[in-house]
RNA sequence: AGAGUUUGAUCCUGGCUCAGGAUGAACGCUAGCGGCAGGCUUAACACAUGCAAGUCGAGGGGUAACAGGAAUAGCUUGCUAUUCGCUGACGACCGGCGCACGGGUGCGUAACGCGUAUAGAAUCUACCUUUUACUAAGGGAUAGCCUUUAGAAAUGAAGAUUAAUACCUUAUAGUAUUAUAGACUGGCAUCAGUUUAUACUUAAAGAUUUAUUGGUAAAAGAUGACUAUGCGUUCUAUUAGCUAGAUGGAGAGGUAACGGCUCCCCAUGGCGACGAUAGAUAGGGGUCCUGAGAGGGAGAUCCCCCACACUGGUACUGAGACACGGACCAGACUCCUACGGGAGGCAGCAGUGAGGAAUAUUGCACAAUGGGCGCAAGCCUGAUGCAGCCAUGCCGCGUGUAUGAAGAAGGCCUUCGGGUUGUAAAGUACUUUCAGCAGUGAGGAAGGCAGGUACGUUAAUAGCGUGCUUGUUUGACGUUAGCUGCAGAAGAAGCACCGGCUAACUCCGUGCCAGCAGCCGCGGUAAUACGGAGGGUGCGAGCGUUAAUCGGAAUUACUGGGCGUAAAGCGCAUGCAGGUGGUUUGUUAAGUCAGAUGUGAAAGCCCGGGGCUCAACCUCGGAAUUGCAUUUGAAACUGGCAGACUAGAGUACUGUAGAGGGGGGUAGAAUUUCAGGUGUAGCGGUGAAAUGCGUAGAGAUCUGAAGGAAUACCGGUGGCGAAGGCGGCCCCCUGGACAGAUACUGACACUCAGAUGCGAAAGCGUGGGGAGCAAACAGGAUUAGAUACCCUGGUAGUCCACGCCGUAAACGAUGUCUACUAGCCGUUGGGACUCUUGAAGUCUUAGUGGCGCAGCUAACGCACUAAGUAGACCGCCUGGGGAGUACGGCCGCAAGGUUAAAACUCAAAUGAAUUGACGGGGGCCCGCACAAGCGGUGGAGCAUGUGGUUUAAUUCGACGCAACGCGAAGAACCUUACCUGGCCUUGACAUGCAGAGAACUUUCCAGAGAUGGAUUGGUGCCUUCGGGAACUCUGACACAGGUGCUGCAUGGCCGUCGUCAGCUCGUGUCGUGAGAUGUUGGGUUAAGUCCCGUAACGAGCGCAACCCCUAUCCCUAGUUGCUAGCAGUUCGGCUGAGAACUCUAGGGAGACUGCCGGUGACAAACCGGAGGAAGGUGGGGAUGACGUCAGGUCAUCAUGGCCCUUACGGCCAGGGCUACACACGUGCUACAAUGGCGCGCACAGAGGGCUGCAAACCCGCGAGGGGGAGCCAAUCUCACAAAACGCGUCGUAGUCCGGAUCGCAGUCUGCAACUCGACUGCGUGAAGUCGGAAUCGCUAGUAAUCGUGAAUCAGAAUGUCACGGUGAAUACGUUCCCGGGCCUUGUACACACCGCCCGUCACACCAUGGGAGUGGGCUGCAAAAGAAGUGGGUAGUUUAACCUUCGGGAGGACGCUCACCACUUUGUGGUUCAUGACUGGGGUGAAGUCGUAACAAGGUAACCA
Repeated sequence: AGAGUUUGAUCCUGGCUCAGGAUGAACGCUAGCGGCAGGCUUAACACAUGCAAGUCGAGGGGUAACAGGAAUAGCUUGCUAUUCGCUGACGACCGGCGCACGGGUGCGUAACGCGUAUAGAAUCUACCUUUUACUAAGGGAUAGCCUUUAGAAAUGAAGAUUAAUACCUUAUAGUAUUAUAGACUGGCAUCAGUUUAUACUUAAAGAUUUAUUGGUAAAAGAUGACUAUGCGUUCUAUUAGCUAGAUGGAGAGGUAACGGCUCCCCAUGGCGACGAUAGAUAGGGGUCCUGAGAGGGAGAUCCCCCACACUGGUACUGAGACACGGACCAGACUCCUACGGGAGGCAGCAGUGAGGAAUAUUGCACAAUGGGCGCAAGCCUGAUGCAGCCAUGCCGCGUGUAUGAAGAAGGCCUUCGGGUUGUAAAGUACUUUCAGCAGUGAGGAAGGCAGGUACGUUAAUAGCGUGCUUGUUUGACGUUAGCUGCAGAAGAAGCACCGGCUAACUCCGUGCCAGCAGCCGCGGUAAUACGGAGGGUGCGAGCGUUAAUCGGAAUUACUGGGCGUAAAGCGCAUGCAGGUGGUUUGUUAAGUCAGAUGUGAAAGCCCGGGGCUCAACCUCGGAAUUGCAUUUGAAACUGGCAGACUAGAGUACUGUAGAGGGGGGUAGAAUUUCAGGUGUAGCGGUGAAAUGCGUAGAGAUCUGAAGGAAUACCGGUGGCGAAGGCGGCCCCCUGGACAGAUACUGACACUCAGAUGCGAAAGCGUGGGGAGCAAACAGGAUUAGAUACCCUGGUAGUCCACGCCGUAAACGAUGUCUACUAGCCGUUGGGACUCUUGAAGUCUUAGUGGCGCAGCUAACGCACUAAGUAGACCGCCUGGGGAGUACGGCCGCAAGGUUAAAACUCAAAUGAAUUGACGGGGGCCCGCACAAGCGGUGGAGCAUGUGGUUUAAUUCGACGCAACGCGAAGAACCUUACCUGGCCUUGACAUGCAGAGAACUUUCCAGAGAUGGAUUGGUGCCUUCGGGAACUCUGACACAGGUGCUGCAUGGCCGUCGUCAGCUCGUGUCGUGAGAUGUUGGGUUAAGUCCCGUAACGAGCGCAACCCCUAUCCCUAGUUGCUAGCAGUUCGGCUGAGAACUCUAGGGAGACUGCCGGUGACAAACCGGAGGAAGGUGGGGAUGACGUCAGGUCAUCAUGGCCCUUACGGCCAGGGCUACACACGUGCUACAAUGGCGCGCACAGAGGGCUGCAAACCCGCGAGGGGGAGCCAAUCUCACAAAACGCGUCGUAGUCCGGAUCGCAGUCUGCAACUCGACUGCGUGAAGUCGGAAUCGCUAGUAAUCGUGAAUCAGAAUGUCACGGUGAAUACGUUCCCGGGCCUUGUACACACCGCCCGUCACACCAUGGGAGUGGGCUGCAAAAGAAGUGGGUAGUUUAACCUUCGGGAGGACGCUCACCACUUUGUGGUUCAUGACUGGGGUGAAGUCGUAACAAGGUAACCA
């Protein structure tokens, strides 16, 4: 410090997720030791039991218990009993101090509660310290104890009696209190301090002992407490108004003290958008976690403050409480009870139950530290110190070290070679931390007590205090820490992960199952992602998971973001509050800056030392604590005050342009309607029609009239207006802008939450108006449907007046204002200057447009009219959906508007640009693509293939083009893979081992055969004599075998787009990038062919050429081919001969736009021509770029994986692949006269041939048979070419066409023609008379037509491949159909239009709104009620101290009563939660229904109101 995830890829925007830290944690697996810390986050739920606050006899009366002593009695020198407070001590009681500390919890509280800084001149303070003074004289009670008595108990009642440091009276008392009257000093002031005088009121306690201590009053300090104030302190405005003691005043009361704190009276204030009031949540801080910081989150442990103590209320006592372990009352709960009454409060320490994912022992000790009491010893102390439990956290240590290759065994993997686990183990040598056992052993201890001594005190050598000293004594922890010894590698390793992020990979199992998953995503038969294993990686006594938190997240942006198109500028203006504000002078010092002082507790963090062996931890010092307050100074800037200025702003004046606004009037054209004339059959409308109008006279045309609405041309990225918006002409009223030159005011300005006004269309209300147009509606079409698009009609509405509504894609998707920042070209309104006076030029200003630099931007783009550079102010945004929706509020007549969520759900949604693909987008071009032609298919019969059906099987594959006469260049057996049946199991085939045997062969039997049984002949080859090689049989095991599956695991091969002209690369350049450029453009070509241009320059694969055949010529050669001339001839190139010709087969030539003319750009090229056998690629063939289709093939072959192994392998016989209602493809033959038949007769090419082709000749009507010459082929042979041509016949007919089908008889091949061959002869003689919709081929030696050959093959072509013969027609042209290429455009597509995608309905689930209501919580108001208590009143009852005239009084208590008031009750509101028949929409859900709305011109452009 970043990373993953939207896309085919890219950049951006933007969310989601991860890596880090941290926790009072929990859960899972695992676990050796120690140190230091921490440990109910939930039910402030309920609590059994024990303990947590007592102490003082040096305050008191005393003596219940214990001990000692004494006395007396019984009596065994000792024991027992009784008595005595005599002593140590001490229960209960009176009294003092303490119990308000310490300890717990976080309910409440949004508050002066907390924090910080001030103030108290408005206060109190026990114990402690210091100072001063005093401590006098008396008195009456009471608890205890005793007696009696009530009650179950708790607890009392009565009588008698007694003490005090308990209580009371009196005395004294200054500077204490109060009051009055003065004086001085201080203070802004209320006042304070000092001081004088008079009057008034209030004190005390003793104890032990001889010196202390206690008590009282006063002052001061310290400590603690209380009060007030400034500032800070969560969320909600879908909480906007709140308030009656409320705000203030005078007085009184009350308090320690100020104060509406309380009361009477008076006034009507006070708070609030700088957020009052209300609601929700919450103890606050030091600090802790995180972060670079700013921030964000938290408030456990430790420290400070607050609040609380079962719930609510109340006061008492006291220095202090409205009191955790006190009191009273009310309430709920629990317990006891004799039913009459009582008792209790763990949010103290342990502990229990409950709740919960979850949190410990009913421990030891007061040894230390601290606290209470005490003179002290001491007692008490669940504070505290320790121990126990828990890996809860942090820190440290260990589980061994060295050596050890046969790289052991085992495991796992394997390409079978090996690799890995792995120096790891074993083995060898060593060590002993920790744990274990045994021993030793600090420190935490200071004090206390006793003795001695010195000093002080004192009359004192008592005593007491202090110092020194001697002795003695105090440890819970504790079997302490540490140290020493002993034995032995001995007792001690796991957890998570291994697809990417993210370090770490293989095998097996599973087969969209089981499962994983933080995000992306894995799993559908080869899963590094599931489960297991081996191996590896990370951390390690821990490791993972979950939860919540900060970070990353600049993803709420103060530091530090944005708003044209991604979310985001209010529709526009006016404008109060608020924010901001020109030049200059003086002053001030609020902001600002600097210094000083105080404070900012300690702990913590940081730095530096020190102590535990280190560390964690502890300790000391420093720094820091960014803050607040006070004070001193500075005066630039901002602000305040005072003054001046004119550049901002405004006013006056003179002009200018304008659809600016409101009102009134008026004009012409057009539409429609009405009336009339002329006139006749249609009009109208559409893609085509129909509805509609018209013979009752339409439409057309002419004349006239009516009425409403809108203003052609001018007219223009022209003008005006804030926006919406504004358009004939004239008049009236009126707003703004601009220009010019002067004068004036003197900052008067900018922006603007709330507020106010304006605000298209549609819509609403009332009243008019209504020509045209036109929602709704009706009809006609279209259509599968058509509630649409099209047509004919047509009502609201559109128009006017007045009043509402307040929204639009109200858009420049761009808030307003100001300043600055290159140019160029238009245009509108002004002004100035110049001259050559013009339709001129230059300059300037206010608008309005186009291009463009810098700059900005994700890009597109913007660019003086900014989206640039800056400033001021406002508005708005924070992932998509849910949703601009629900609820609530406000507005509205309504429609609705405005403000505006959440649950739930997804991992994306979006912007710009790129490459493709696509478009019922565009342009250019090509192709038998169309058109122009010729001939077919589709109809018939047959052949053949396919589907379907059938079957025991009808083996398998191929399925638009690019499957279907395809694999198959040939299924009777074989082939053959299928079926039935019979057999074999190391196998029909390969290699290895062992044994036997040569191999091989003859014959017979059984059987359908495979096979089985028997049988004959035969002993080979090489040899180093051991044996070996080939072959056969037998046996066992490794293995063979599989046309079994997967062509979606593959290789190879092939098809197709397509013989289409394309597909790319290097370097350079452009772009953030994907990418672009090149390859686009202008021409041209069959061609990315070539030329020109050009940020490109070159290159590669394709094109072309090179190769083969063919067309012409030449050279060479001349048999088996040829024969012109010569000769012979049996008349056949037959022979001699020839080498000319044809031909054969080798080599050459030839054609290149080379030449001429024209066109073109001086190019490339095109057009025409000449010559030439051939002319613009001469004609054919081979040749198939990058790639596409998961195209085809596992059944050619090869091959991974899986599967079968007495069978899914192998052998055999028979059957099947040939089935047959039917459908389709491809063909053959026809339907006839351009023909059939008969006779005659002519001319090819290319092939094949020894298991072969086969001649002559003979036989047969024929297929064929016999025969066998010749030929391994330019020799022989298949082999007659046929159409053509000549003659004849048939005469338009189901025929002398056509030949299917069937019958009979044959031939050939073959082991065998039944299923199931071909051919021949005779007979039979079906459909069919040119073929619907539709569809195919072909552009020249082509189509059409005619025959010939070959491969396969025993036989079996109408198929396939090849060969020649005869031999046409047509192409104007590119509008259209199909396919393709290039450029461009749009796109929401990228599995790429066979794409994407919307809504209703149906089903399941989820959350949510409404809902007659129902049930709770909290709370307001108005009342009722009134315990305990306090205060006031009162003389009903009662009363020790004092007074008394002895009657009583003063004072008190009880009672009664009034006021306040808790629980509680009633009525009526508010708010919130839960629930509710039914209901609304929303979301989600592999394969439901209906349509096709959007994305392309999405087939009616889309979208907004």

Background:
This is a predicted structure of a 1505-nucleotide RNA (small-subunit ribosomal RNA) from an uncultured bacterium. Rfam family: Bacterial small subunit ribosomal RNA. Its mean pLDDT, the model's own confidence on a scale to 100, is 85.